[in-house]
């Protein structure tokens, strides 16, 4: 230098014929218990790496760019 993958909640990830952004763990509150753990119920948490474009509508499509992993030279 070229090619391909990944970037979504604090962490691990799902979300692919474009149509209201989710799960598990962690966190907080409550229930249960003499108390803790476990269990159960609920709550909170995201400008979907960044910018621009296409579209009535973009996590999803296009272009650029950054980070990272792998391969090639």
């Nucleotide at each position: 230098g070229c090619u391909g993958g990944a970037g979504u909640a604090g962490c691990u990830c799902a979300g692919u014929c474009g149509g209201u952004a989710g799960a598990g763990c962690a966190g907080c509150u409550g229930a249960u218990u003499c108390g803790u753990a476990a269990u159960c119920a609920g709550c909170a948490g995201g400008u979907c790496g960044c910018g621009c474009g296409u579209u009535c509508a973009a996590g999803u499509c296009g272009c650029g760019u950054c980070u990272u992993c792998a391969g090639c030279u």